Predicted 3D model of a 164-nucleotide RNA (Lysine riboswitch aptamer) from a marine sediment metagenome. RNAcentral holds the sequence, with entries from MGnify. The coordinates come from a structure-prediction model, not an experiment, and the mean pLDDT is 77. It matches the Rfam family "Lysine riboswitch aptamer". For this family Rfam cites "Riboswitches Control Fundamental Biochemical Pathways in Bacillus subtilis and Other Bacteria" (Mandal et al., Cell, 2003).
[in-house]
RNA sequence: GAGGCGCGGUGCUCAUAAGUAGCCGCAAGGCAGGGGAACAGGCCCCGCAUUUUGACCUUGCGGUGAAAGGGUGCAUCGCCGAAGUUCGCUUUUGGCCUGUUGCGAAAGCGGGCUGGGUCUGCUGAUAAGAUCCGCAGGACUGUCACGGCUUUUCCGUGGAGCGC
Repeated sequence: GAGGCGCGGUGCUCAUAAGUAGCCGCAAGGCAGGGGAACAGGCCCCGCAUUUUGACCUUGCGGUGAAAGGGUGCAUCGCCGAAGUUCGCUUUUGGCCUGUUGCGAAAGCGGGCUGGGUCUGCUGAUAAGAUCCGCAGGACUGUCACGGCUUUUCCGUGGAGCGC
């Protein structure tokens, strides 16, 4: 310095998520205890019906109605082990507090794998047919080595970015 549907960060955008969660109201049923993710210990809050007054749970209807995560497109910045992915460990962080667990988020360290993007199939993640991980396969493409030829460009085989 090159590869080209090349890689990553950030911002905006659009759709999805979703007419979902949440909130408000009404109705029906259950119930004496219950809510704050699970358990233990605290703390806070609500309720305990006999005349209508019931916390909380379940279901239905009506109203209102998101966000995160994942992704599209555009812009911009940094780049060409760009970077990605996977496994293990550590630290920080979110729900009332503490501990453990679980579910999320962020950062760091170490090991393995991948030249690049792309298409197909299978499996898994996911709300998802988007997208992504893993595995298998196909052609394409850059590069190097070897061989061939109709000889300056093609063809074949092989290697890996610790390359060229």